A computed fold for a 1474-nucleotide RNA from a metagenome, annotated as small-subunit ribosomal RNA. Its Rfam family is "Bacterial small subunit ribosomal RNA". Rfam links the family to the GO terms ribosome and structural constituent of ribosome.
RNA sequence: UGGAUAAGACAUGCAAGUCGAACGCUAAUUGCAAGGUAGCAAUAUUUUGCAGUUGGAGUGGCGCAAGGGUGCGUAACACGUGGGUAAUUUGCCGUGAAGCUCGGAAUAACUCGCUGAAAGGCGAGCUAAUACCGGAUGUGAUAUUUGGAAGGCAUCUUCUAAAUCUUAAAGCUGGGGACCGUAAGGCCUGGCACUUCACGAUAAGCCCGCGGCCUAUCAGCUAGUUGGUGUGGUAAUGGCUCACCAAGGCUAAGACGGGUAGCUGGUCUGAGAGGACGACCAGUCACACUGGAACUGAGACACGGUCCAGACACCUACGGGUGGCAGCAGUCGAGAAUUUUUCUCAAUGGGCGAAAGCCUGAAGGAGCGACGCCGCGUGGGGGAUGAAUGGCUUCGGCCCGUAAACCCCUGUCAUUUGCGAACAAACCUUGCCAUUUAAAAGAUGUCAGGCUGAUUGUAGCGAAAGAGGAAGGGACGGCUAACUCUGUGCCAGCAGCCGCGGUAAUACAGAGGUCCCAAGCGUUGUUCGGAUUCACUGGGCGUAAAGGGUGCGUAGGUGGUUGAGUAAGUCUAAUGUGAAAUCUCCGAGCCUAACUCGGAAACUGCAUCGGAUACUAUUCGGCUAGAGGAUUGGAGGGGAGACUGGAAUACUUGGUGUAGCAGUGAAAUGCGUAGAUAUGCGGAGGAACACCGAUGGCGAAGGCAAUCCCCUGGACCUGUACUGACGCUCAUGCACGAAAGCGUGGGGAGCAAACAGGAUUAGAUACCCUGGUAGUCCACGCCCUAAACGAUGUCAACUGGUUGUUGGGAGGGUUUCUUCUCAGUAACGUAGCUAACGCGUGAAGUUGACCGCCUGGGGAGUACGGCCGCAAGGUUGAAACUCAAAGGAAUUGACGGGGACCCGCACAAGCGGUGGAUGAUGUGGUUUAAUUCGAUGCAACGCGAAAAACCUUACCUACCCUUGACAUGUCUAGAAGUUACCAGAGAUGGUUUCGUGCUCGAAAGAGAACUAGAACACAGGUGCUGCAUGGCCGUCGUCAGCUCGUGUCGUGAGAUGUUGGGUUAAGUCCCGCAACGAGCGCAACCCUUGUCAUUAGUUGCUACGAAAGGGCACUCUAAUGAGACUGCCGGUGACAAACCGGAGGAAGGUGGGGAUGACGUCAGGUCAUCAUGGCCCUUAUGGGUAGGGCUACACACGUCAUACAAUGGCCGGGACAGAGGGCUGCCAACCCGCGAGGGGGAGCUAAUCCCAGAAACCCGGUCGUAGUCCGGAUCGCAGUCUGCAACUCGACUGCGUGAAGUCGGAAUCGCUAGUAAUCGCGGAUCAGCUUGCCGCGGUGAAUACGUUCCCGGGUCUUGUACACACCGCCCGUCACACCAUGGGAGCGGGUUCUGCCAGAAGUAGUUAGCCUAACCGCAAGGAGGGCGAUUACCACGGCAGGGUUCGUGACUGGGGUGAAGUCGGAACAAGGUA
Repeated sequence: UGGAUAAGACAUGCAAGUCGAACGCUAAUUGCAAGGUAGCAAUAUUUUGCAGUUGGAGUGGCGCAAGGGUGCGUAACACGUGGGUAAUUUGCCGUGAAGCUCGGAAUAACUCGCUGAAAGGCGAGCUAAUACCGGAUGUGAUAUUUGGAAGGCAUCUUCUAAAUCUUAAAGCUGGGGACCGUAAGGCCUGGCACUUCACGAUAAGCCCGCGGCCUAUCAGCUAGUUGGUGUGGUAAUGGCUCACCAAGGCUAAGACGGGUAGCUGGUCUGAGAGGACGACCAGUCACACUGGAACUGAGACACGGUCCAGACACCUACGGGUGGCAGCAGUCGAGAAUUUUUCUCAAUGGGCGAAAGCCUGAAGGAGCGACGCCGCGUGGGGGAUGAAUGGCUUCGGCCCGUAAACCCCUGUCAUUUGCGAACAAACCUUGCCAUUUAAAAGAUGUCAGGCUGAUUGUAGCGAAAGAGGAAGGGACGGCUAACUCUGUGCCAGCAGCCGCGGUAAUACAGAGGUCCCAAGCGUUGUUCGGAUUCACUGGGCGUAAAGGGUGCGUAGGUGGUUGAGUAAGUCUAAUGUGAAAUCUCCGAGCCUAACUCGGAAACUGCAUCGGAUACUAUUCGGCUAGAGGAUUGGAGGGGAGACUGGAAUACUUGGUGUAGCAGUGAAAUGCGUAGAUAUGCGGAGGAACACCGAUGGCGAAGGCAAUCCCCUGGACCUGUACUGACGCUCAUGCACGAAAGCGUGGGGAGCAAACAGGAUUAGAUACCCUGGUAGUCCACGCCCUAAACGAUGUCAACUGGUUGUUGGGAGGGUUUCUUCUCAGUAACGUAGCUAACGCGUGAAGUUGACCGCCUGGGGAGUACGGCCGCAAGGUUGAAACUCAAAGGAAUUGACGGGGACCCGCACAAGCGGUGGAUGAUGUGGUUUAAUUCGAUGCAACGCGAAAAACCUUACCUACCCUUGACAUGUCUAGAAGUUACCAGAGAUGGUUUCGUGCUCGAAAGAGAACUAGAACACAGGUGCUGCAUGGCCGUCGUCAGCUCGUGUCGUGAGAUGUUGGGUUAAGUCCCGCAACGAGCGCAACCCUUGUCAUUAGUUGCUACGAAAGGGCACUCUAAUGAGACUGCCGGUGACAAACCGGAGGAAGGUGGGGAUGACGUCAGGUCAUCAUGGCCCUUAUGGGUAGGGCUACACACGUCAUACAAUGGCCGGGACAGAGGGCUGCCAACCCGCGAGGGGGAGCUAAUCCCAGAAACCCGGUCGUAGUCCGGAUCGCAGUCUGCAACUCGACUGCGUGAAGUCGGAAUCGCUAGUAAUCGCGGAUCAGCUUGCCGCGGUGAAUACGUUCCCGGGUCUUGUACACACCGCCCGUCACACCAUGGGAGCGGGUUCUGCCAGAAGUAGUUAGCCUAACCGCAAGGAGGGCGAUUACCACGGCAGGGUUCGUGACUGGGGUGAAGUCGGAACAAGGUA
């Protein structure tokens, strides 16, 4: 500190009684007295009386209006604060004054009777009082009248004098000497009570100023309403009430209505100003089951009183009764949620009482709840082998960690036990004294003693034992202190925001570790802060949200200069108040703290009073600089009306004239032989006004354009006199307000929504074309909106300049010109401002005044309501829900069916091809047991593969092996090896022959290599992931680019440099420049080729006749050099760089070719070259063997080969290369074969020998345009070679066969010179196999005007809503699901208003019926009272009709959100129709 929700309902107990010293009765009991009865008596018992004690109900008094609870209602004088009450009351209490007299009639209790279930009731009779009634007295008080005095605030108030009227009381209890009385008592005296008055205190009532919620989608409200006169009423003012009279009163400074809410001191937060709240404590208000009402009383319209009505609950004998926890506990209910049916009156306080005392769920305590705040503990010191477990690991170790164990201590708290306070002072009582009194008693007062403790055997203190009993929660991606492992695999999950998770998760889950707090920790909700994000302090409005479409003008706000007065605002001194508590400071008390107590300060406020007078205000009086009217002047598409004019379009009469016209990207629809278009003349009609014409003029804006006339508004310039602040702005209001649209009536040439037709298109409800109606025009009346834009409100002042232009004025000079000035209108720019862009004396600068507007995007300028409108619609203008963005300006890129410049076999100009045929080869697809895998636009597809019959081989089938085909380690045995046989497809299995080695050691034995076996660590994997990687490669691209340092500019991203002018193949070079330099690229350096020189020559060459031999000039070989640099000349260019031309030269402008590939891009390719992380398999996804497959075949594509022929084929003859290869090799001569080839064996480890005869070409012949003497596929037969083996599945030869094909659609490829084209030769791989690949030489062209276009690239610039960057982004309908919401025939509830009915209880009025003790009266009767009846007011209730609000509703409207749905393609680039 603890029911925040149900002011929901409540069982049970308690929460307000007390007084016998106000009164009668009664029960019990004690004592005394008297009498009776029994008894000898003592005594017992009984009756009566008296006295006392304890009870009971009753009469009476006081209290019950306090204390305690709750926050329903209430937006109000309810609260706060400050005043007023001369408009009031106040029991008990205090002070003072006066008094307290004489009588009377009843009644409860009680008794009897009746009645009821009960609660209770009725009748008769008896009785008392401090109950009730009458009389007296009147200090006084009340009322009236008169006189005097004083005062105030208008009605008035106070004091005083006199007269008159009305008006009081009660006793109880102590004590007592004299006196009186038979006695009771009188009398005296004290206390308490009682009556009257005055004052005080306390408490209360009423009135007023000011202050504090939301809503204008509540704008008008009001009939007792506003005031007056009078009556009534109250303690008191007052429409508080009533009668009459008047017609007022409130409201934009927010009335009335709706919603919400008790208010305050204060609490939380905040630097403050503020914002939110009103638990506990304290003040105040309201309420007490709901509604109404009064009674009693000092005080109530009364929580534990009364009456009535209603709902609910209980009792009942069914007739009737009873009840009210929002007192304390407690129960149920609702709820996320809130305690014990406890102790005591010991203290504080209250009621009654003379007092003792009684009562007190107020209060004081205890209990329960970590709900909050505060304090304390859960141990301290030492202790390294840095133990173990656990976790991680780079396998070395590291962390937990002095932590533990272990050693030595301490003893708080808890436990056990012992001792043990304070809160107590009073009342009361005992005693002494003093006062009162004649005295005592009593009372009062001082002092001393005594009694009383719920909490409680509590706080505290001592002792004992023993580290013994006592630590958790959250977090660890960033914000934010703290990191690793494992599991999971966009799953499970996390999440405050950003976000994490799709196989290496510091983000999920677990673990280890760490961090932060700690008997708590974290979450959720709420409030303030951060948020200058409603901005008073302290914001904005050109483009981010935001200037009203424009003006006039009311209220309001604000206002030039000067003098005087006042003192409202303002400033200041003082006084009163601002309750206490709280907060702050100082101090004190509990061990400390929390807490409590004392003091100070503060409470920023309000009121009163005094002072000051600068400023504001106000009153009076001046001034002229603001403003305004008069006069002079010129400018103008300013407005309204009326008239006139010419050009043009279309129509039309008639003429000329003939076949087309019109239209388009191209067409068609359309018009035209019934005569169009064209052309000449004429007619009628409507609309708009070329040139001038302009960034020019006018207007408030919208807007305004032929000419002239009439009417009219405004602005500007200049001079003069005048008025004298008359000004500025402007909510509401009024007026104007493009186009479209609406109504009525005209008009209608052209243009032209809708509509029709023709095109385009996948479609084309469009863009284009041909027509065409509303409309456009006029008059009158509406509408009232625009990107109504300068996206910039109006007014005023101030603040550098330059240039143009319009209107006016002044000066100088004067044919032109020039200077100054006022008012406009433009361009550029200083300071300054701005997020930047930009603005910049016409401000978006610096200030002032006033108005309008904004507060994330969407929902939405929508819905509902109001107002306006004929309608269309306009204006005002939300919420639910949803998202984490939407947006501005600028930057770098990328992109554009944007622009400029440049390059490239990019196009063009050419040559030859591909696409058609057949074949080869690769791929897709299909098939298959398998057709292993990879590569897929360029940049996959004669690619990996520079050779698939077995092997390769990774695939399939079958059969086998399991430490394994291969590596290391351990153990055992054996050398290794080798011969032969059997089974089997083989792997393999079984048997068997020979063989005993090397090193050390005397030997035993040990060791090394190898083989076999055993067991385990492990091997193995062409298994997955190229999106975990290294390395390597492709590509843009041999394109000319890509960057850095310093400086400068910019808030920054960034820019500059690198852009610009030239030039180049080139970011190549030059010049210029806020840049100056540098790096990677370019170029060069390297190789090769072309010329020459020198050197060296064997196998080369050779002038020597051949050989031998010689020689090295030439060819050649291979090494070194030279040479080419725009170096020279001329021209162009900017005196540059460079370009063009020329000379010389073998070669000329990088001579040709190659190698060389910047920063980067494509998650490009490769885990199947290799390497490698992770995952997976382990008698298998590993290993071995045989056979098969990779060679399939309806088909499609790529790349090639050969052709289609005569520039050719075939036959015969003849000529010329280069570069390579060769010992498991190349293989000569010679022989055989038609040939492939066979035999043969010389030579050659190669400038020596061989492959090896190059072919196209040349010469001669033949063929004669034909499916051929072209073409060679296919097939048959026969062979050769390689090889264990050519069936699936090799190459070649001979003979025969002789398919398609007669130059190839759309489309497409290569090539710019020794190139294309064409011809052959060699090599790698390789047993064998090539049309492929890599090289070599032979022959050897054509064309390039040029850069419009296609493709790709580079630079600059522009636009952008793109940035995974156009293969981008993105819009709408439809379909589906979900969500909230509007309308809706209605239905149901709440609340409120109006009218009517009704009328309980009560109060007031009336009363003719009934009843009646006190007083009057002899009596009758009266006065007075009561009951009843009735009238007025009125609660509940009822009927009818409105307003408002909530819920619900078939159906329906749009909105939002959703996974890769459907249809299109509207926007962003000129977005392809801006």

The prediction has a mean pLDDT of 84. The RNAcentral record of the sequence draws on SILVA.